RNA sequence: GUCGUUUUCGGGGAUGGAGUCCCCCGUACAACCGCCCAUGAGGGCUGAUGACUCCUGCUUGCGC
Numbered sequence: 001g002u003c004g005u006u007u008u009c010g011g012g013g014a015u016g017g018a019g020u021c022c023c024c025c026g027u028a029c030a031a032c033c034g035c036c037c038a039u040g041a042g043g044g045c046u047g048a049u050g051a052c053u054c055c056u057g058c059u060u061g062c063g064c
C1' cells in the first nucleotide's frame, strides 16, 4: 500500500419527540430529500411511523 473478515462507532429511511425491531450508507458528489397527470404554464393526492407502541401538534365525528 492492497484485499478480505470481525468488533466498535457515526449517519440516513418525504413534517416533531421517545422506546424496540428492521433496512441502507459510511468520511461524504454516500445512504436520504413522497406520488400522479401534463410538461409551456399548471393541476391533483396520501402520511407526523421504514414498521410497531406511546407522547405532542393538526384534522373529523360523538358524548359530558
Base pairs, nucleotide, nucleotide: 009026010025011024012023013022016055017054018053019052020051021050034045035044036043037042
Predicted 3D model of a 64-nucleotide RNA (Fluoride riboswitch aptamer (crcB RNA motif)) from Desulfarculaceae bacterium JdFR-95. The organism belongs to Desulfarculaceae, within Bacteria. It matches the Rfam family "Fluoride riboswitch aptamer (crcB RNA motif)". Rfam links the family to the GO terms response to fluoride and positive regulation of gene expression. It was read from a public genome assembly, where an Rfam model found it.